The prediction has a mean pLDDT of 79. Two RNAs folded together computationally: RNase P RNA and transfer RNA, 453 nucleotides in total. Rfam match: Bacterial RNase P class A. The family's RNA type in Rfam is ribozyme. From the family's description: Ribonuclease P (RNase P) is a ubiquitous endoribonuclease, found in archaea, bacteria and eukarya as well as chloroplasts and mitochondria.
Order: sequence, then structure tokens, then C1' cells
RNA sequence: GGAGCAGACCAGGCGGUCGCGGGCGGGCAAGAUCCGUCCGAGGAAAGUCCGAGCUCCAUAGGGCAGGGUGCUGGGUAACACCCAGUGGGAGCGAUCCUAAGGAAAGUGCCGCAGAAAGGGAAACCGCCCAAGGACCCCUGAGACGGGGCCCCGGCAAGGGUGAAAAGGUGAGGUAAGAGCUCACCAGUGCUUCCGGUGACGGGAGCAGCUUGGUAAACCCCACCCGGAGCGAGACCGCAUAGGAGAGGAGAAGCUGCCCGCUUCGCUAUCACUCUCGGGUAGGUCGCACGAGUCGCAGGGUAACCUGCGGCCUAGAUGAAUGACCGCCGCGGAAGGUAACACUUCCGACAGAACUCGGCUUACGGUCUGCUCCGUCC
RNA sequence: GCGCCCGUAGCUCAGUGGAUAGAGCACUGGCCUCCGGAGCCAGGUGUCGCGCGUUCGAGUCGCGCCGGGCGCGCCA
Repeated sequence: GGAGCAGACCAGGCGGUCGCGGGCGGGCAAGAUCCGUCCGAGGAAAGUCCGAGCUCCAUAGGGCAGGGUGCUGGGUAACACCCAGUGGGAGCGAUCCUAAGGAAAGUGCCGCAGAAAGGGAAACCGCCCAAGGACCCCUGAGACGGGGCCCCGGCAAGGGUGAAAAGGUGAGGUAAGAGCUCACCAGUGCUUCCGGUGACGGGAGCAGCUUGGUAAACCCCACCCGGAGCGAGACCGCAUAGGAGAGGAGAAGCUGCCCGCUUCGCUAUCACUCUCGGGUAGGUCGCACGAGUCGCAGGGUAACCUGCGGCCUAGAUGAAUGACCGCCGCGGAAGGUAACACUUCCGACAGAACUCGGCUUACGGUCUGCUCCGUCC
Repeated sequence: GCGCCCGUAGCUCAGUGGAUAGAGCACUGGCCUCCGGAGCCAGGUGUCGCGCGUUCGAGUCGCGCCGGGCGCGCCA
């Protein structure tokens, strides 16, 4: 100097003028007006993808169905999140990724190619001629000797196909071969020792055991899950025809089904449901003190937890949180200069809507630590 | 704000994880005709909305984005 990895932080600052929303206080008889004062977006407020709080329906009940999660330990109110590890994978490395239970419970699928795609089945080229058999040649008196070729047969080494063909290397063995046998290596299973809370790691012995892939296919196993959502829900107010039709002995809460519970109703001026029609598009609460945030101390590798102290930090409802001016600062581009100076322009993603904890996505900049490469000393 | 659904050719739709994704209409070229239409023959129809993953293999399975659509107030 270049390329890269990880983490933390910021989201331009100060002043002035004019506005906007809300709280509090005040003036006027009162007010929606006026005055004063204080507060007023984000790291993602976004997507609404997970998990909760809160509210109503039984204090949230039972079974089936359905859904979710899936290495281990910890954190947490909880999680599919976070932290620390284990195994596997990628990278020279810093470092990163990992839906990672079970394929030896069962079922399904594996197109084309290939002999064969799961049953220890099958054989195209190939290898062999040991058993049975035909023919030919040689030796020979003869063949029950030797050789060749073929049928039947044997083999699964080698070739070929494929994403995938049933461990690898060597030796023995054989007609030729093959874990067929043996040695070593790799893996699996069982027994056992050591380390670890554990996933797992390391070692010893035994068994030739060598068993294809796919569960983000059905499924099995373990654990978890009741439903709806702040337009939840509660109260007050305005207006209208407390209208018509259909269903109806059950209906609703309660989703698919069964049971159970609660409320209302059970033969017609009726509960309840659906459709059409009518009225109104108002207010208050929920709703801003909370799994809150900051600092210090302690515990813990960490996530996080505990204690003490400080702080109060938006609450709108067609929806406020803004605009302009001046100065300064940072970065970039253009002009200009010998080089400065100087001038002009631009400055990312984006906007709370009941509230939190996460994830994901969008996006500008600064700093710190680390890795690799090149050059010089 | 909350809940739900959809995306395949220009349009409307099919499509067990298996070769080079189909059908109808429309479109293009040719034949026919004086010309056009109709008819006949032939044909391109395409980033399966985008990306990442699972798998030997993805339109299909999983996850994340993008775009579009629908429904939901209160009173009685």
C1' cells in the first nucleotide's frame, strides 16, 4: 500500500425567527382563543415472521384431530431468540455457516442411462473351464495324458452406466474370483476404563458386522401449544322504522369433531343465527411507571442476574414531532490554483399508532482489534 | 391497525419432485382472394414474481423478501 474478518459507537452541532401536537399554570364572564413554561420519533418506528404481557370468552377444562420445536449445557416472563460448548462443513488465515433426533419400527420414491437402484437380487463387455457334455489338435498302440474352442455352468476382481453399484491397501487362497481367510487402516455395533454436568472426546478388548440415499416424503420418538385480538374490552352520548324476510328447538361463547361448563331459550307478539333495510361515523378510559432506563459495586468465561443510587423520557386519531436564515464541523463531486486558498452543489435508509423481548429486511459514516498478500529497511 | 388469500405465455387457467413446463383464446408467417374476413398449414410463445437452502434433480418442499387483492366499526 492492497484485499478481507470481527466488534463497538454515532445518526452533524450551536443560535435566531415563524409554526404544529400534548401536559401544567395563568388572563378574560367563559371557551375550541391568548400568554408563559416543559416535553415531543428510530436503529430500524418497517415486514408483521416468532415469543409474551394485557383484555374478553370457564380460574382455561378432558380426549381425538391439527400445529410447532428437534446436538448439549445455561440465560430468560417466554421464544423458532441469546450465550458458552460438541460434532460436521467452507476458507491459506482472521473467521464464518450449520432445520444437527430416528433410514437397524414400517411404508413410499430413486426419472434417463445401466445387467442390476434395494431383494444380498442380478450379469452387457469381461475373467475361468473346476463339476457335466460336444468338437478339433499333439504325444501315443490306445487315452484315463497335454492343449485349444464351445454349450451348460462358475465369478463379481477389471471395463462400462449413473448423483449413488456395498469398505481401502497388501498377502494368502482359487479353475477364475470374492472378507473367502489373514495383517494393517477406515467405519459400525457391543463390553469396559479415563476425562467432561452433558453433547462428546481419548484408550483397550471383542464381533468380518461393512447395513445405499431421501424424514425442508408419509411416519416414529421426545417436548411444547385453548381461541380471539386494543377495530381486544369497559363506560357515556346522538339518531332511527327497536322494521321486513328466511331458518328455528336449540343457540352462542368454541376453532375441525366428541364430551363437559356458562348464559339465554324451548311452540310462536319467543331466545338465537343469517340476509335485506334503517340510523350514526361522537366522546372518555384502556394509553404511557415499565420483564423501563442510566451510573456504580458484586457474581458469572458469557448471555444474564443481584444490590444501592439517580431519572421520568411522545401520546396523535386523516393523525403533531416541521420550515427558513446565520455560523461552525465532517465526507464526496465539479470549477479554480504551480500547490494551497477559495467558490458552488450534494449528504443514507426511513416516520411511533396498546406495550415489550427477539428475528429478518433497508441503509450512511466513524473508531478499535485481528488476518492474508506485496514492497522497503 | 388487525386477519386472510393470490402470483405459471399478451389474457384465462392446467401441471405425483424426473428429461426440452402444457391447453384454449390472442399473436406472427405462408396458402387461398382483386383486397380484407373466414378457412387450411406452420411457428416464437416463458428469468414458473425474486433470492437463499433441502435434494442426484425444485414450477412443486422449507425460509426470507417483492408485488397485488379481499374482509373487519358502533346502535338496535